TPP riboswitch aptamer (THI element) from Thiobacillus sp., 116 nucleotides, folded computationally. Its Rfam family is "TPP riboswitch aptamer (THI element)". The family has 115 seed sequences and 16,130 matches in Rfam 15.1. About the family: Vitamin B(1) in its active form thiamin pyrophosphate (TPP) is an essential coenzyme that is synthesised by coupling of pyrimidine and thiazole moieties in bacteria. Model confidence (mean pLDDT): 76 of 100.
RNA sequence: ACAGAACGCUAGGGGUCUCCGGCAGUCUCAAAGCCUUAUCAGCCAUGCCGGGGUGAGACUCACCCUUGGAACCUGAUCCGGGUCAUGCCGGCGUAGGGAAGCGGCGCCUUUCCCAC
Numbered sequence: 001a002c003a004g005a006a007c008g009c010u011a012g013g014g015g016u017c018u019c020c021g022g023c024a025g026u027c028u029c030a031a032a033g034c035c036u037u038a039u040c041a042g043c044c045a046u047g048c049c050g051g052g053g054u055g056a057g058a059c060u061c062a063c064c065c066u067u068g069g070a071a072c073c074u075g076a077u078c079c080g081g082g083u084c085a086u087g088c089c090g091g092c093g094u095a096g097g098g099a100a101g102c103g104g105c106g107c108c109u110u111u112c113c114c115a116c
Stems, first nucleotide, its partner, number of pairs: 001111001003109002007103004011066004017053008033043002072097003078091004
């Protein structure tokens, strides 16, 4: 001196499940049905609140990831194991897709040059 990384800025990408209890439950914040000839009642999907499970994150003005890309999606209503249950764990996976630019003191790493 060049490059890299941590880091910063801006921009962008992504997921949000499962079990239990309570309340509500279609005149609703939103909401598809069962039962009945129909209504009521009842049941249920569903919604809200609280708690248990995994996780960075389960609705978070948060978290994670951005091509050096397992963040996340597809395959997949997949396969094996386990759980009260669930992408809960492993496989699949050197598979296929997937969102980027700039700045970057010192220290550290690498390379080059000079001096001793």
It was read from a public genome assembly, where an Rfam model found it. NCBI's taxonomy places the organism under Bacteria, Pseudomonadati, Pseudomonadota, Nitrosomonadales, Thiobacillus.